[in-house]
RNA sequence: GCCUUAUCAAGAGCGGCGGAGGAAUCAGGUCCUGUGAAGCCCGGCAACCUGUCAAGACAAGGUGCUAAAUCCUGCGGAGUGUUCCGAAAGAUGAGGA
Numbered sequence: 001g002c003c004u005u006a007u008c009a010a011g012a013g014c015g016g017c018g019g020a021g022g023a024a025u026c027a028g029g030u031c032c033u034g035u036g037a038a039g040c041c042c043g044g045c046a047a048c049c050u051g052u053c054a055a056g057a058c059a060a061g062g063u064g065c066u067a068a069a070u071c072c073u074g075c076g077g078a079g080u081g082u083u084c085c086g087a088a089a090g091a092u093g094a095g096g097a
Base pairs, nucleotide, nucleotide: 002096003095004094005093006092007091008090013042015041016040017039021032022031023030026074027073028072029071043066044065045064048062049061050059051058052057053056070089075086076085077084078083
């Protein structure tokens, strides 16, 4: 990298290092950022796997996450006072060839 499956509108710092960019990719929007981006560390959140106990709780070892719905649109359907539903793509976990 590929396949299956579950979830994706909740939650999480007025910290340290760092120094200019960032919000997955392409396009278009919109937005964050020297009142300090990315990244790293610490802290925190959550509870997929995991553990314990008479299963529903508790814990938090392995991941994960920590601006905005997966920031929004891009394809299809319904509505047609701009909305709703789904798909695709993507992310994360668990399993598999």